[in-house]
C1' cells in the first nucleotide's frame, strides 16, 4: 500500500437576529376570592440512532388476586443472561470462503399414521420393474458348412437376470473376490452409512474408542400431522375525577337467565325474584377539562466478578412531555463532501478562488429487542497479497 | 392504538407447488357501397419488490414497499 473482513463512534459546529412548545418567577385584565386568561418581559430547558415499520417480549391498567380441559396460535441443538423474548452471550452439529470470517426455522421420515413426487424413463418408494443389453431353450424359421444330421450365425417365440447403456432433481450403498449358463449382498472382505449397546471426555448439546445386528433403510413436516414447551382478554382512544349537552323507541333473552370484552365445554363469580340487566337495531347527544403523563428493568464514570452477554458495588445527573400537535428560519465564518478553475509537481498528488451540498427521517404511556432506511466521515483488530528493509 | 383484505396483460378477474389464461380493448385481414355487429388470426407478463424451502414457486415461508377498510365516547 491494495483487497477484505469484524466490532465500536458520529452524523455538522459557533456567533447574532426572527419565531415556536414547556417550566419557574413577574406583569396586565377578569372574578363569585378558589381561581380563570394573555403569552407582555425575564431566566431555564426543548427529538433519534433509528423517535420508523408496529414485528416479537414486558412493565403499567381494567375485566375475575387470571382456574381446568379443548381449540389455536407461537416456539424448536446444548449451557447461561434477562423482569421477559422468537433477543443477547459462549459452545456444539452442518454448509460456504485460500484465510480473517459468515451463514443456517437446527425436533421427529427403518419402529404412529397419511399424502405428494410434472416431464422424461422398464421403474418414483411397493415384496413393483424390461421393445436397449448379458444368458439361455433336443421350440419355430431362413442361411452356410460338411463327417448328412449336426455345428455355427441372424429372426422369431419362451424363460432367467437386473449388474451394463440409458431417463430424471432424486433409480434400491461403494470397492475387489467367491460363485453362476448369465448374474445379483445369493457369499466372503474392506469401506461408508444406519439401528441398538458398552466405555471414555464433557454440566450438556456432543466428541472420540469398541462390540452386536440385518445388508442398506429415497426426499419433502415454511404438507398434513407427532412430540415436548410457552400463551387468560382488551390495550393509555387502557383506566380514574369533573363539566356540559339530549329524547327516547323496536326486538331477543326471560331463570334451563344475561356478563365476564376474541372461539367451544366446565367450574367459578357476579347482576338478577318479573322488569330490570345484558345483547342487538335506530334515534339522539358530545367533539371540553384535570388526571394517567414522564425519576425510570433511566444516563454516565470509576471499581469489583465473569471468557462474554450481564451482574453488584460507589460516586455523580436531572434528560421534551404536546393535543391539528412546538423543537424552526436567515445571515457571517469554520468542517466535511463533490465539481469547475488556476498554479506546483515526472507522477501519486498538494494549494487558492468559485460554486454546489451536508443523507435517513422525526416523539405522543414507558422500556428491552428485531427489522428497514440513511449523505458524509472517524477508530480499532483480524485475514489474504505485493513490495522494501 | 388494535384488527381484516388486496397487489397476475391496457382494464376486470381466473389458475392442487408441475408449459400463465379467460372476457372486454389493442394490431392485422375477411364480411360490407361505407361504419357498427359478426368471422378468422395475433402481439401483449419482472405473477408489487428481495431473500428463503422445494427438483421445481403466482401458489408454501420470513422482511419490506403500496393501496383499501373497519372497532373504539356518552346514553
Nucleotide at each position: 500500500c491494495a483487497a477484505g473482513u469484524u466490532g465500536g463512534c458520529c452524523g455538522g459546529g459557533u456567533a447574532a437576529u426572527c419565531g415556536c412548545g414547556g417550566c419557574c418567577g413577574g406583569g396586565g385584565c377578569c372574578u363569585g376570592c378558589g381561581g380563570g386568561u394573555c403569552g407582555c418581559c425575564g431566566g431555564c430547558u426543548g427529538a433519534g440512532g433509528a423517535a420508523a415499520g408496529u414485528c416479537c417480549g414486558c412493565a403499567c391498567u381494567c375485566c375475575a388476586c387470571a382456574g381446568a380441559g379443548u381449540a389455536u396460535g407461537g416456539u424448536g441443538c446444548c449451557g447461561g443472561c434477562u423482569a421477559a423474548c422468537a433477543g443477547c452471550c459462549g459452545g456444539g452439529c452442518g454448509g460456504g470462503g485460500u484465510a480473517a470470517c459468515c451463514c443456517g426455522a437446527c425436533a421427529g421420515a427403518a419402529u404412529a399414521g397419511u399424502g405428494c413426487c410434472a416431464c422424461a424413463g422398464a421403474g418414483a418408494a411397493a415384496u413393483g420393474u424390461a421393445u436397449u443389453g448379458c444368458c439361455u431353450g433336443a421350440g419355430c424359421a431362413a442361411u452356410a458348412g460338411c463327417a448328412a444330421g449336426c455345428u455355427a450365425u441372424u429372426g422369431c417365440c419362451g424363460g432367467g437376470u437386473g449388474a451394463g447403456g440409458g431417463u430424471g432433481a432424486a433409480a434400491c450403498g461403494g470397492u475387489g473376490g467367491u460363485g453362476u449358463a448369465a448374474g445379483a449382498g445369493a457369499c466372503c472382505a474392506c469401506c461408508g452409512g444406519c439401528a441398538g449397546u458398552g466405555g471414555c471426555a464433557g454440566u450438556a448439546a456432543u466428541g472420540u474408542c469398541g462390540c452386536u445386528g440385518g445388508c442398506c433403510a429415497g426426499g419433502c413436516a415454511a404438507a398434513c400431522c407427532u412430540c415436548a414447551c410457552c400463551a387468560g382478554g382488551a390495550g393509555c382512544a387502557a383506566g380514574g375525577c369533573c363539566a356540559a349537552g339530549c329524547a327516547g323507541g323496536g326486538c331477543g333473552u326471560g331463570a334451563u337467565g344475561g356478563g365476564g370484552c376474541u372461539g367451544c365445554u366446565c367450574g367459578u363469580u357476579c347482576c338478577g325474584u318479573u322488569a330490570a340487566g345484558c345483547g342487538u337495531c335506530c334515534g339522539g347527544g358530545u367533539a371540553g377539562g384535570c388526571u394517567g403523563c414522564u425519576a425510570g428493568a433511566g444516563g454516565g464514570u470509576g471499581u469489583u466478578g465473569g471468557c462474554a452477554a450481564c451482574a453488584a458495588c460507589a460516586c455523580u445527573c436531572c434528560c421534551a412531555g404536546a393535543c391539528a400537535g412546538a423543537u424552526g428560519a436567515u445571515u457571517a465564518c469554520c468542517a466535511g463532501c463533490a465539481g469547475u478553475u488556476g498554479c506546483c509537481u515526472c507522477a501519486c498528488g498538494g494549494c487558492a478562488a468559485c460554486u454546489g451540498u451536508u443523507a435517513c427521517a422525526g416523539a405522543a404511556u414507558g422500556c428491552g429487542g428485531c427489522u428497514u432506511a440513511u449523505a458524509g466521515g472517524c477508530c480499532a483488530g483480524c485475514u489474504u497479497g505485493a513490495c522494501a528493509g | 392504538u388494535c384488527c381484516u383484505c388486496g397487489g397476475u396483460a391496457g382494464c376486470u378477474c381466473a389458475a392442487c407447488g408441475g408449459u400463465a389464461g379467460a372476457g372486454c380493448g389493442g394490431g392485422c385481414g375477411g364480411c360490407u357501397g361505407u361504419u357498427a355487429a359478426c368471422c378468422g388470426c395475433u402481439a401483449g407478463g419482472u405473477c408489487g419488490u428481495a431473500g428463503g424451502u422445494u427438483c421445481g414457486a403466482a401458489u408454501c415461508c420470513u422482511a419490506c414497499c403500496c393501496g383499501a377498510g373497519g372497532a373504539g365516547c356518552c346514553a
This is a predicted complex of two RNAs, RNase P RNA and transfer RNA, with 464 nucleotides together. It holds a member of the Rfam family "Bacterial RNase P class A". The family's RNA type in Rfam is ribozyme.